[in-house]
């Protein structure tokens, strides 16, 4: 030097904390109060480029032309930190298909 064309959104999972619920302790003493814990399964939440899905865009044909509408088609590989950064917090989030490896 290349590997940077490989797109959005949503719903969801691997995992992830502890604002709020709940759930355990303390306290207080009827105020459903007040602390503490995530060394508490959990429900709200967060959440994948190298994890699912579905629906949009693509592409290429066909009827239409109002820019739609229907059928096929392609979305291929993808080892990867650390400090940092966001939130209440933390991470496979962001940084990052980076550095770096090969």
């Nucleotide at each position: 030097g290349a590997u940077u064309c490989a797109g959005u959104u949503u719903u969801c999972u691997a995992g992830g904390g502890u604002u709020c619920c709940g759930c355990a302790g303390a306290c207080a003493a009827c105020c459903g109060g007040u602390u503490u814990g995530g060394u508490c399964u959990g429900g709200u939440c967060c959440g994948a480029g190298a994890g699912a899905a579905a629906a949009c865009a693509c592409u290429u044909u066909g009827c239409u032309u109002a820019u739609g509408c229907a059928a096929a088609g392609a979305u291929a590989c993808a080892c990867g930190g650390a400090c940092g950064g966001a939130u209440a917090a933390a991470a496979a989030c962001c940084u990052g298909g980076g550095a770096g490896a090969u």
The prediction has a mean pLDDT of 76. This is a predicted structure of a 102-nucleotide RNA (Guanidine-I riboswitch aptamer) from Paenisporosarcina sp. TG20. It matches the Rfam family "Guanidine-I riboswitch aptamer". Rfam links the family to the GO term regulation of gene expression. It was read from a public genome assembly, where an Rfam model found it. The model forms 96% of the base pairs in the Rfam consensus.